[in-house]
Context: one part of a larger RNA
RNA sequence: GGACGAACGCUGGCGGCGUGCUUAACACAUGCAAGUCGAACGAAGCAUAUCGAGAUGAAGUUUUCGGAUGGAAUCAUGAUAUGACUGAGUGGCGGACGGGUGAGUAACGCGUGAGCAACCAACCCUAAAGAGGGGGACAACAGAUGGAAACGUCUGCUAAUACCGCAUAAGACCACGAGAUCGCAUGAUCAAGGGGUCAAAGGAGAAAUCCGCUUUAGGACGGGCUCGCGUCCCAUUAGUUAGUUGGCGGGGUAACGGCCCACCAAGACGACGAUGGGUAGCCGACCUGAGAGGGUGAUCGGCCACACUGGAACUGAGACACGGUCCAGACUCCUACGGGAGGCAGCAGUGGGGAAUAUUGGGCAAUGGGCGCAAGCCUGACCCAGCAACGCCGCGUGAAGGAAGAAGGUCUUCGGAUUGUAAACAUCUGUCCUGUGGGACGAAACAAAUGACGGUACCACAGGAGGAAGCCCCGGCUAACUACGUGCCAGCAGCCGCGGUAAUACGUAGGGGGCGAGCGUUGUCC
Numbered sequence: 001g002g003a004c005g006a007a008c009g010c011u012g013g014c015g016g017c018g019u020g021c022u023u024a025a026c027a028c029a030u031g032c033a034a035g036u037c038g039a040a041c042g043a044a045g046c047a048u049a050u051c052g053a054g055a056u057g058a059a060g061u062u063u064u065c066g067g068a069u070g071g072a073a074u075c076a077u078g079a080u081a082u083g084a085c086u087g088a089g090u091g092g093c094g095g096a097c098g099g100g101u102g103a104g105u106a107a108c109g110c111g112u113g114a115g116c117a118a119c120c121a122a123c124c125c126u127a128a129a130g131a132g133g134g135g136g137a138c139a140a141c142a143g144a145u146g147g148a149a150a151c152g153u154c155u156g157c158u159a160a161u162a163c164c165g166c167a168u169a170a171g172a173c174c175a176c177g178a179g180a181u182c183g184c185a186u187g188a189u190c191a192a193g194g195g196g197u198c199a200a201a202g203g204a205g206a207a208a209u210c211c212g213c214u215u216u217a218g219g220a221c222g223g224g225c226u227c228g229c230g231u232c233c234c235a236u237u238a239g240u241u242a243g244u245u246g247g248c249g250g251g252g253u254a255a256c257g258g259c260c261c262a263c264c265a266a267g268a269c270g271a272c273g274a275u276g277g278g279u280a281g282c283c284g285a286c287c288u289g290a291g292a293g294g295g296u297g298a299u300c301g302g303c304c305a306c307a308c309u310g311g312a313a314c315u316g317a318g319a320c321a322c323g324g325u326c327c328a329g330a331c332u333c334c335u336a337c338g339g340g341a342g343g344c345a346g347c348a349g350u351g352g353g354g355a356a357u358a359u360u361g362g363g364c365a366a367u368g369g370g371c372g373c374a375a376g377c378c379u380g381a382c383c384c385a386g387c388a389a390c391g392c393c394g395c396g397u398g399a400a401g402g403a404a405g406a407a408g409g410u411c412u413u414c415g416g417a418u419u420g421u422a423a424a425c426a427u428c429u430g431u432c433c434u435g436u437g438g439g440a441c442g443a444a445a446c447a448a449a450u451g452a453c454g455g456u457a458c459c460a461c462a463g464g465a466g467g468a469a470g471c472c473c474c475g476g477c478u479a480a481c482u483a484c485g486u487g488c489c490a491g492c493a494g495c496c497g498c499g500g501u502a503a504u505a506c507g508u509a510g511g512g513g514g515c516g517a518g519c520g521u522u523g524u525c526c
Stems, first nucleotide, its partner, number of pairs: 001526004006522005013395006019388002021353001026351003030348003035093003040090002044086002046083007054075003060069003100306003109231008119223002124219007132166001134164002141156006172197003176193001179190004202211003232278003239269003244266004249261003281303004285296004308329005331342004359385001361384003367381001368379004398428002401425001408419004432467001433463006442453001470515005475496003481510005491498002
C1' cells in the first nucleotide's frame, strides 16, 4: 500500500447493487417450511334434480250441508342421478429433491485422470410384444370394550390400478449346448436345438381416442465400486498389525472384495515417515504479489458429511432417511402416577454466549419443484419488501459574480499580517427534497384473464438555497506552525522519542494539511 462476512470511537443527506451469528453442532415458546390425485377404490356428509310410498291437505267440482272428490303447497323419509363439492380411510406418486449446518473426517473424503470383461437405475425418450380367466382378504364402516391421555383390543361387513394363484412366454432368467468370432488376466460376444422358471389393471369419454398397466432391448438423467497422481503440523510420536496379509471354499450384495464365515499358510505396512498425537470439511475460486509464491475456503457453484447423542434396520428405483420407524441415553413438557409427548444445523423469532450479525413482513406475479388428463392445490425454494454506511459504486450539501479586502477571531516588530472572495450583497440554477398530475417493462404459454414488488421506477408542472459535513493529523519518517496553559506534573507515543519555565511532540485556541458521508483505531492476511 492492498484486502475484510469485521468490531470499536466520533459523525451521518440520498440512491443502485451486494452482504449480514466468524462465538454455544448451546437450549428453544409460537406460527409457517410437503404435499397431491375423486379421471384407482368403497362408504359417509352436504347441495341440486327426478322418482317411489307416507302425513297434513289450498283452489276448484259436487252435496242429503255430515261429507265426498280433488290435488297445489309443506313436512319427514327411501332410492337414483348429478357436483371441477367436503373431510377421514384403502390405493398411487412425491416426502432420498429443494432448504440448513461444518460437528466429525488427514480419508479414494476432495481434486484430477483412467477403469468396471464386477454394477444399479423410479419418472423421461425410442423400439418390439402382450394384457385371458379366477380367488381370498384388510381398512373405512357397524357393534362391543380398555385407557386420564397417547393409543388400542375383540366380533361382523365391503371395494379397488391393494393382495394371491392359474393360463399365455420371448431374443428375459436358470442349467446344458452342435458350432462361430474376439480380447484385456479372470474371460467377452453370437448361436441352431431341446429342458425348466417368471407378467399384467384398469380409468375417463357417446365415440374417436387419451391417460395408465406387464415383459424385453437400447438411450438419457442419476448413482455405486476400483485404481494412478496430488492433498497441513509434530520424529521431543519408530516401530505397527490377528480378520491382521494372502489362499481355497462358502455366505452376502445391484456389484468386486476379509465385506462376513470355516479351514490353510505366515504374512502385510514402515525413515520414499508406517503407527500415534494435534489441527482441518475439500475444490472451483477469493485476497495479495511483476511473477514465482504466500494466505483464505463468507456470499455464488460442484462434491462430501451431519440432523438432540449413540445404535439399528424397515419401506422403497433410490435412505440406513433433518420436519419417517424402533432401541438406549441426556434434557424439556403432560399425567388421573399406571403411562405418554418432543427434537429450528428449514424461514422468522426467543433466551444464552459474544466485540459483533436483521423482520415472529408480502406474494406464488415471475423462475423452478411435487402431485394431477386438466382446472388447480402445495411450495419460508424463490421473487420482493423491512432493518444495518457492513461493503462497492454514483450523486448532493449549490453556481458564477462580489474588496469598503467589512465586522469578529488570531498573531504582531503595533506598521501590519492572516482568516479571505471567504462572508454580507446582488444575479441565477433545481440534482437531491416537498407537493400535484400522469405512470410502466418485468406477462409468456393462449383468445381472454393474470403483478407481491407498487401508484415503485420514470415523466410533466410548481415551490424554495431553502432540509443535508464531518473525521483524523500538523517533531522526523510524513503533506501541514504559531500563541497561551502546564512544568519529568498532567499527559503523548507506530518507531526514533517528547514533557524537569519560552514544548512547532502534552492540553486549548487560531491557522494549515489529508480524506470526505465518512474519518480514525483495533484485529487478521499478503